[in-house]
This record gives sequence, C1' cells and structure tokens, in this order.
RNA sequence: CAAGCGGGCAAUGCGGCCGCCUGUCCCGAUCCGUCGGGGCGGGAGGAAAGUCCGAACUCCGCAGGGCACGGUGGUGGGUAACGCCCACCGGGCGAAAGCCCAGGGAAAGUGCCACAGAAAAUAGACCGCCGAUGGGCUCGCCACAAGCGGGCCACAGGCAAGGGUGAAACGGUGCGGUAAGAGCGCACCGCCCUCGUGGUGACACGGGGGGCACGGCAAACCCCACCGGGAGCAAGGCCAAAUAGGGGGCGAUGGUGCGGCCCGCACCGCUCGAGCCCCGGGUUGGCCGCUCGAGUCGCGCGGCAACGCGCGACCUAGAUAAAUGGCCGCGUCUGCCGUCGCUUCGGCGACGGCGGAAACAGGAUUCGGCUUACGUCCCGCUUGCCGG
Repeated sequence: CAAGCGGGCAAUGCGGCCGCCUGUCCCGAUCCGUCGGGGCGGGAGGAAAGUCCGAACUCCGCAGGGCACGGUGGUGGGUAACGCCCACCGGGCGAAAGCCCAGGGAAAGUGCCACAGAAAAUAGACCGCCGAUGGGCUCGCCACAAGCGGGCCACAGGCAAGGGUGAAACGGUGCGGUAAGAGCGCACCGCCCUCGUGGUGACACGGGGGGCACGGCAAACCCCACCGGGAGCAAGGCCAAAUAGGGGGCGAUGGUGCGGCCCGCACCGCUCGAGCCCCGGGUUGGCCGCUCGAGUCGCGCGGCAACGCGCGACCUAGAUAAAUGGCCGCGUCUGCCGUCGCUUCGGCGACGGCGGAAACAGGAUUCGGCUUACGUCCCGCUUGCCGG
C1' cells in the first nucleotide's frame, strides 16, 4: 500500500442577539380559575424508529384446578427477567483473522420425500457385468451312444462393482476373493455396544467387542423438559361538566366478572325483566399517574468474560396537537488550490485563500435487549506485495 476481519468514540465547541416548552422566585393585575412582566436554572437519540422479545407498574375475581393453545430448546454462567449477553462444546464455511447454526428426540407412533429415475425405505435392475450351475448349438477324442475336453449363444438364472437419475440410492477407501460380484474376508476410517480416564458439564481421549443392524424431514403431526392467567398509561384514580321525556329489536337451558373451553367461586336477574344490539341526543375540560430510577459518572476490589460488590459524587425533558429554532462572530476539524522550506522524490511541515461540518432521524409511563436506518473518524488483528 492492497484485500479482508473485529471493535470503539463522537454526532462540531464557545460567546452574543431574537424566539419556543418547562421548574422556581419576585413584582403587578384578578371575576381567585388564572393572566402579564422580570430574574435564575433545565430542555431529544444512538438509534428517541420498528413495536419484535423480556420486565417494572396499574387494573381485572390477590389470579384457583384441568384441558387446549402458544413459546423456548448444546453445556455452564450472568441477569429482576428474556427468545438477550458472556465463556465453552459440537457441526459448517474460510488460506487466516474470524463468521454462521430453532444445536433436544427419527431403534414410541403416524405422515411426507416433488421432478427425474429400474428403484425413495419390507429397496430395486434401465444400460451394464457374469453365465460358475442348469439349458441350447457346435467342434475334437470315440464306430455310435454315453463320457471327457474346447468354443459359441445369452434361454433359465446370478450380481449390484461401473454408468446413468436425483437434494438424497441401504457405509467409504484399498487389498484379497469370485464366473461376475458383494463386509464375502481382512486393514484403516466411519457406525453401534461396552469399559476406563479427564472435565461441574456439553464433550474429549483411550481400550475391548460387533461386519454393520438404524436414509432424510420434528420452522410435519407428535414425544420429552422448562416457561406462560388477561389487558395495557387511551393502564388506572380524583375533580368538574353531562346523562333531556328518548326510540326500536332481542332476552331466561339467563347475564356479568375470565377475554379458547370445562370445573369451581362471587354478584345481578327470572317477564312489573338483569343484560345485549342498533338509532338518536349530551359531554369530550382540569389534576394525579409523570419522571429518583433494576439511575448516571468516577475510583477500588473480585471474575477469562458477561457481570457483581464497596466507597464517593451527581440529578439529567416531561410537552398534550404537542416545545429545543433562526442570525452573527471566534475557534476546532476537514477537502481543494497557491507560495516557501525539507525530502529516502513516495510525500511531510509552515503560512495564505476558497469551501464544508453532511447522514439516519425526533421524546410521549419507564427500564433491559434485539432488529432495522445512517455520512465521517479512530484503534487492533489476518494475509499478500514493495521499501528501509
């Protein structure tokens, strides 16, 4: 320098003027609800986003039993919790740094395996190989027959090595073996069973035995283990206002609270009717919840790490149709150009001029994550090439 990995910070700084939201104090006005002015503070993000997971908090019957349904899925740890994070194991990709994996069970059962192909799981035979054995033809020995030997055929039959199909073809490679072949036999690899050693564990390593039985798919049903009651700040509570004389339909094997079902429980009601649906009418203002919290920062200690513990410091938006914007100056960083100096001739430094500071995007109960969007910069690592 090139190609490629992994990680991190920040998202221009300061000042002045004008303006917006908000806290507090003071002054003035007031119909006591507030309004106006002034002083001093605070005022978006790394993702505030998607609303995909996990929680806090609130209410529903303090949340009970069963079924159904949904989710998660290597091991150990972290955490309030998680589908997140860390470390490790196994598998896959890469030359490497490193990255990816819904990564439990397919000898419990059911089901599926398109197209192609002979055959797709009780395997099978298109091309091919063989034709030892049985058969047919023929030649030789032989007078013939029988018998023996040779050749041919590919009829019966044997084979599954090779070709071909496929995402996948019933272990792989090699040697032996055979008519040709085949775990048929053997060696190694793989697989299964078993024992030992190490490790908390996933697992790893080693010994012995078995020719091998068991294709794949569980983001198919299913089985196993664990988890899950529901709704969400428009939760929920208070004040004010409104609820006029409403109209129609349904309604008791009932309705509401639990929203898939059943049981159990509580309350209301049973025709003078609980409740539900449709139409019409009214109200649609304010306060609390609301921002101090699994909080942020610094230091020390423990841990490989995620993270934990201790001490100290700090307070950091709460709007409601929804506030954080505009202008100017200086600085900082950066791009281009020019001049001068140095140079290993690749560049580097100083000064000056002109330009830029962009992207993705904005709170709405709050946290922990994940994912997605996004212009620049910095650090570390791997490999290759060149130079000193």